[in-house]
């Protein structure tokens, strides 16, 4: 350097053929309880950056950062 794969909330993961960004765990109010735990009922939180198509992008296209793997050049 080339190629393939990935980036989405505090973590791990979903999201169909482009159409309301979800789910678990966690965080935080509140209900129960003598306390806490468990159980229930709400709330905050996120598409790596920049541009283009499109009526409408996490999704499709360029270009750029960042991870991972595999090949190859110097030393």
């Nucleotide at each position: 350097u080339u190629c393939g794969g990935g980036a989405u909330a505090g973590u791990g993961c979903a999201a169909c053929u482009g159409g309301c960004a979800g789910c678990a765990c966690g965080u935080u109010g509140g209900a129960c309880u003598u306390u806490g735990a468990c159980u229930c009922c709400g709330a905050a939180g996120a598409u790596g950056a920049a541009g283009g198509u499109u009526c409408g992008a996490a999704u499709c296209c360029u270009u750029c950062u960042c991870c991972c793997g595999a090949a190859g050049c110097c030393a």